[in-house]
This is a predicted complex of two RNAs, RNase P RNA and transfer RNA, with 445 nucleotides together. Its mean pLDDT, the model's own confidence on a scale to 100, is 77.
RNA sequence: CCAGUAGACCGGGUGACCGCCGUCCGCCCUAGGCGGAGGGAGGAAGGUCCGAGCUCCACCGGGCAGCGCGCUGGGUAACGCCCAGGCGGGGCGACCCGACGGAAAGUGGCACAGAAACAUACCGCCCGCCUCAGGCGGGUAAGGGUGAAAUGGUGGGGUAAGAGCCCACCGGCUCCGGCGUGAGUCGGAGGCCGGCUAAACCCCGCGCGGAGCAAGGCCAAAUAGGAGGGCUCCCGCCAUUGGCGGGGAAGGGUGCCCGGCCCAAUGCUCUCGGGUUGGCUGCUGGACCCCGUCGGCGACGGCGGGGCUAGAUUGAUGGUCACCGCCCGUACGGGCACAGAACUCGGCCUAUAGGUCUGCUGGGCCG
RNA sequence: GUCCCGGUGGUGUAGCCUGGCCUAACAUACCACACUGUCAAUGUGGAGAUCGGGGGUUCGAAUCCCCUCCGGGCGCCA
Numbered sequence: 001c002c003a004g005u006a007g008a009c010c011g012g013g014u015g016a017c018c019g020c021c022g023u024c025c026g027c028c029c030u031a032g033g034c035g036g037a038g039g040g041a042g043g044a045a046g047g048u049c050c051g052a053g054c055u056c057c058a059c060c061g062g063g064c065a066g067c068g069c070g071c072u073g074g075g076u077a078a079c080g081c082c083c084a085g086g087c088g089g090g091g092c093g094a095c096c097c098g099a100c101g102g103a104a105a106g107u108g109g110c111a112c113a114g115a116a117a118c119a120u121a122c123c124g125c126c127c128g129c130c131u132c133a134g135g136c137g138g139g140u141a142a143g144g145g146u147g148a149a150a151u152g153g154u155g156g157g158g159u160a161a162g163a164g165c166c167c168a169c170c171g172g173c174u175c176c177g178g179c180g181u182g183a184g185u186c187g188g189a190g191g192c193c194g195g196c197u198a199a200a201c202c203c204c205g206c207g208c209g210g211a212g213c214a215a216g217g218c219c220a221a222a223u224a225g226g227a228g229g230g231c232u233c234c235c236g237c238c239a240u241u242g243g244c245g246g247g248g249a250a251g252g253g254u255g256c257c258c259g260g261c262c263c264a265a266u267g268c269u270c271u272c273g274g275g276u277u278g279g280c281u282g283c284u285g286g287a288c289c290c291c292g293u294c295g296g297c298g299a300c301g302g303c304g305g306g307g308c309u310a311g312a313u314u315g316a317u318g319g320u321c322a323c324c325g326c327c328c329g330u331a332c333g334g335g336c337a338c339a340g341a342a343c344u345c346g347g348c349c350u351a352u353a354g355g356u357c358u359g360c361u362g363g364g365c366c367g
Numbered sequence: 368g369u370c371c372c373g374g375u376g377g378u379g380u381a382g383c384c385u386g387g388c389c390u391a392a393c394a395u396a397c398c399a400c401a402c403u404g405u406c407a408a409u410g411u412g413g414a415g416a417u418c419g420g421g422g423g424u425u426c427g428a429a430u431c432c433c434c435u436c437c438g439g440g441c442g443c444c445a
Base pairs, nucleotide, nucleotide: 001363002362003361004360005359006358007357008356009355010354012324013323014322015321016320017319018318020040021039023037024036025035026034027033028032042338046349047348049347050346051345052344053343054212055211056210057209059260060259061258062257063256064255066208067207068206069205070204071085072084073083074082075081086100087098088097089096090095101203102202106201107200108197109196110195122144123143124140125139126138127137128136129135130134152170153169154168155167156166157165171193173190174189175188176187177186178185179184216281217280218279219278226272227271228270229269230268231267233247234246235245236244237243238242251263252262253261288307289306290305291304292303293302294301295300325336326335327334328333368444370440371439372438373437374436377395378394379393380392387426397413398412399411400410401409419435420434421433422432423431
């Protein structure tokens, strides 16, 4: 210097004029107006794919369904996320990818082709016989063909011809021992061994109550104090067409079932219909951010110090001018990425013009 | 903000759940021929789809899984 790879950051700036939204202070003629101070969109605010905080359903336990995760160990409030490691694969390498438990619990599938896909002989090879271009019988699965996949692979011996039939090495399986928290890994021994598929049904292990800020709370206002259906008994007292008190029960209690528990007769519950689409709150102090230090390979955690950073609600950041910066094109002119909070966070995913920095790998050159 | 449904020739629909007969089906529209004095109708035949896009699982994907784009719905789920 070139190519690559992993990570972090910026993503227009300055000035003037006019115009927006909130907070605080002061004044005034206080549905509001004026002046001053200071604040006001993101790395994804997007997707709504996950997890939570928070609110409500009064709630607790057990089971089922359903859903999620799936190598091991950690991190975290938690997660389907992140870190480290293991195994497998890709790459010269730095690095990258992997929905990565179980096929010996069971049930399915492997179409077509092919002889045969829970098993087998089309061609071929060998032996014997015959009516000898050929046919019949027996043996064989090394070679060929088919296919994604065909009685583990390569080499040698042996055999009538062959085959783990035997041997060496490799793979798989079982057992033993060492190392490791563990996934696994290394070594030794043994017999010789049909496969793939679970993002097929399923089995195993772990986890999950539901609904969601349009949750929820308050105020004001308005209408049709609407219509229909369901609701069982027992005991006690007063008293006599009734009242009071207690108990169980229909029914209801944010997936279903069971048990407990709670609410229940001027009531509870179910269905239909009508009114209210107004205001306030929730609404911003957070598992928050920045700096330093310690521990840890790391994700991250401890300690100390500092900071407060939009809260709109027909939904606020705009318009104009000039200069600078970057890009295209001869002047002059044009353009400048993806894109805007709506309760708040931790992630994942997707979109993104251009630029800066750092580590590592490979190649070249110079000293 | 939440939940649900859908995308297949020019058009409207099947097929997906349970992956191979998908060389993707039916109707309609288009083209050609036959019939008719001519048109229509009718009959026969023909052409026309990367199954919205991308990635993955598998021998094999319209179908199973993940991401993404577009359209629609719950007589508002307040």